[in-house]
């Protein structure tokens, strides 16, 4: 300089065109317990990387820039 892959909660992923975005781990609050950790219950956290497009709808398909990793030269 060219290809290819990844970006979604504080972490580590799902969700590949449909309704309110999800799980687990973690935080926080409660229960238990002398305390604590383990078990249980419950709560909060997201402008889905940033801009445009296509579409009756777009985290999901297009372009484009940004960040990461890989491979050629």
């Nucleotide at each position: 300089g060219c290809c290819c892959c990844c970006g979604u909660a504080g972490c580590u992923c799902a969700g590949u065109g449909a309704a309110c975005a999800g799980a687990g781990c973690g935080c926080u609050g409660g229960c238990c317990u002398c305390c604590g950790g383990a078990g249980c219950c419950a709560u909060a956290g997201g402008u889905c990387g940033c801009a445009g497009g296509u579409u009756u709808g777009a985290a999901u398909c297009c372009u484009g820039c940004c960040g990461g990793g890989g491979g050629c030269g």